[in-house]
Molecule: Bacterial small signal recognition particle RNA
Organism: Actinomycetota bacterium
RNA sequence: GGCCGGGUCCUGCGCAACUGAAAGCUGUCGAACCCCGUCAGGUCCGGAAGGAAGCAGCGGUAAGGCAAUGGACGGAGUGACGCAGACGGCCCGGCCUGA
Numbered sequence: 001g002g003c004c005g006g007g008u009c010c011u012g013c014g015c016a017a018c019u020g021a022a023a024g025c026u027g028u029c030g031a032a033c034c035c036c037g038u039c040a041g042g043u044c045c046g047g048a049a050g051g052a053a054g055c056a057g058c059g060g061u062a063a064g065g066c067a068a069u070g071g072a073c074g075g076a077g078u079g080a081c082g083c084a085g086a087c088g089g090c091c092c093g094g095c096c097u098g099a
């Protein structure tokens, strides 16, 4: 100096961790009236029997809020994790050759 092999730096993809995060599910809160049901009291119709509407209250629920779960999707200067690539730098080993 040349060749071969390995490692590392570089690039891409994948995976993992970190981080943000939708739908969905569970619980809870949640409508003075313009949701539902039941409607005390009272009101109305009727001679009466009865009937009608229906406030408060109670129960349920919607939109929505909160908590837990969830994790589609994304992010970055993460990782001696995997695969591939370019053929440049550095390190190690082997072989050959020259001075």
Stems, first nucleotide, its partner, number of pairs: 001096009010085005015079002018075003024069001026067004035060004043052003